A computed fold for a 117-nucleotide RNA from a soil metagenome, annotated as SAM riboswitch aptamer (S box leader). The prediction has a mean pLDDT of 82.

[in-house]
RNA sequence: CUUAUCGAGAAAGGCUGAGGGAAAUGGCCCGAUGAAGCCUUGACAACCUGCUGCAAUGUUCAAACAUUCGCGGUAAGGUGCCAACUCCAUCCUGACAACGAUGUCAGGACAGAUAAG
Numbered sequence: 001c002u003u004a005u006c007g008a009g010a011a012a013g014g015c016u017g018a019g020g021g022a023a024a025u026g027g028c029c030c031g032a033u034g035a036a037g038c039c040u041u042g043a044c045a046a047c048c049u050g051c052u053g054c055a056a057u058g059u060u061c062a063a064a065c066a067u068u069c070g071c072g073g074u075a076a077g078g079u080g081c082c083a084a085c086u087c088c089a090u091c092c093u094g095a096c097a098a099c100g101a102u103g104u105c106a107g108g109a110c111a112g113a114u115a116a117g
């Protein structure tokens, strides 16, 4: 940089000791009944990967074999992950409510995270 996904899911122990929820602003939360970090163990999860069923296509008399941005099942080997939708808003569009400030809902963009290349 490209593609896909992001309202699902899953915590105990030890060391340590005040912050943390990516960044900025605002909000709202978590935190001395112990934040972040490190270590151990245990989970969760099918993106990659292995095995496997089906379908389609190709080769073949057939059996069978191979292939697939195809549809499933299964397994934690490679990653990832284990408060709150990616905690919420921020920029744009539409609908609705309100005298208005503004709010609610829906869609999109931006940013970010994870995987594969």
Stems, first nucleotide, its partner, number of pairs: 001117006011041005019030003024090004042082001044080001047078002049075006055068005086111001091108007